[in-house]
Context: one part of a larger RNA
Molecule: large-subunit ribosomal RNA, domain III
Organism: uncultured Gallionella sp.
RNA sequence: GAGUAGCGAUAAAGGGAGUGAAAGGCUCCCUCGCCGAAAGCCCCAGGUUUCCUGCGCAACGUUCAUCGGCGCAGGGUGAGUCGGCCCCUAAGGCGAGGCAGAAAUGCGUAGUCGAUGGGAAACAGGUUAAUAUUCCUGUACCUCAAUAUAAUGCGAUGUGGGGACGGAGAAGGUUAGGCAAUCCGGGUGUUGGAUGUCCCGGUUCAAGCGUGUAGGCUGGUCUUUUAGGCAAAUCCGGAAGACUAAGGCUGAGGCGUGAUGACGAUUGUCCAUGUGACGAGAAGUUGUUGAUACCAAGCUUCCAAGAAAAGCCACUAAGCUUCAGUUAUAUUGGGACCGUACCGCAAACCGACACAGGUGGGCAGGAUGAGAAUUCUAAGGCGCUU
Numbered sequence: 001g002a003g004u005a006g007c008g009a010u011a012a013a014g015g016g017a018g019u020g021a022a023a024g025g026c027u028c029c030c031u032c033g034c035c036g037a038a039a040g041c042c043c044c045a046g047g048u049u050u051c052c053u054g055c056g057c058a059a060c061g062u063u064c065a066u067c068g069g070c071g072c073a074g075g076g077u078g079a080g081u082c083g084g085c086c087c088c089u090a091a092g093g094c095g096a097g098g099c100a101g102a103a104a105u106g107c108g109u110a111g112u113c114g115a116u117g118g119g120a121a122a123c124a125g126g127u128u129a130a131u132a133u134u135c136c137u138g139u140a141c142c143u144c145a146a147u148a149u150a151a152u153g154c155g156a157u158g159u160g161g162g163g164a165c166g167g168a169g170a171a172g173g174u175u176a177g178g179c180a181a182u183c184c185g186g187g188u189g190u191u192g193g194a195u196g197u198c199c200c201g202g203u204u205c206a207a208g209c210g211u212g213u214a215g216g217c218u219g220g221u222c223u224u225u226u227a228g229g230c231a232a233a234u235c236c237g238g239a240a241g242a243c244u245a246a247g248g249c250u251g252a253g254g255c256g257u258g259a260u261g262a263c264g265a266u267u268g269u270c271c272a273u274g275u276g277a278c279g280a281g282a283a284g285u286u287g288u289u290g291a292u293a294c295c296a297a298g299c300u301u302c303c304a305a306g307a308a309a310a311g312c313c314a315c316u317a318a319g320c321u322u323c324a325g326u327u328a329u330a331u332u333g334g335g336a337c338c339g340u341a342c343c344g345c346a347a348a349c350c351g352a353c354a355c356a357g358g359u360g361g362g363c364a365g366g367a368u369g370a371g372a373a374u375u376c377u378a379a380g381g382c383g384c385u386u
Stems, first nucleotide, its partner, number of pairs: 013031006032383004040363004046343002050341001051075006060068002080141002082339003086119003092113003098107003122139005142335011153320002158315004166302004172295003177289005183202005188196001204262002208257004215250004219244008228236002263284001266280005271274001303306001349358002365377003
């Protein structure tokens, strides 16, 4: 220079009460304003205790601070079913032998790793200061083992099926959700009127189990035969014949059950007056609208013709055949380990900062509207730390 520039989006504050040495900024209440395809909620990546509670205010906070993502201390993350691990493979990596090279090393077979993909199974309610599909309550499901009973050809690293997949388009059936009515509980002023076609609030509930619908796919059963499926096959594929008109597979949703339950507007008692504790608990239906969700990996159509492998099912080989194994039912037992707090379009991640930047996926209320646009608004969250 200079007590100057600046104090980081012009979304906005005002009042009362409390605490305190001190209050524009902290806490509570009332009013106001802002976002609302977000400035709300959930999940990754990343961060790594920032979460909750108590006690503090030197420093950090662009001001103050009694407050804090700050300091100190204590507490907090509970899983057969969520995710990983596990089984399987893709691009790609590594790679016994092998090939190449003077070597270092390069390539690569068998293999072995490698998810961003495929593969068993859980929902609703309640609960904590802080966790919950993890704890509790209720109701389920899967898988493995053992045992019992009954039946019985079982058996793989092999074979077949399946898994198993593109783009575009259209129509239909549903549900989530919404809206209205019904029903239930409560309210109803006098200023001209308002017991009414009035006002306010609520009207909720899963997986599982049973049924098997709208729809989609396929004719079905049996017999014989067989140059294919690197051996075998009763399986798959090819061929022939007989009988037959419905049979099978799949499939949302609905309905019943789950639920004599939970939740539930409202309300009672108590006190340490708090997001408190313990109780009681009405109605809980119908219509309409309606998805980008589900049926659907469906259907139609097009050409550029749109992963693999395992789990799973069937078949037989070696073999076993009073056993073992397999199937069904029941009972009993097991289901380890790791993650789980909190932030997560952000003051907690990447940007030297509590930085107007950047950051993948899911959810998607009401009015307006073609709409996820726009404007207003609900739930919820904020008023951007002079």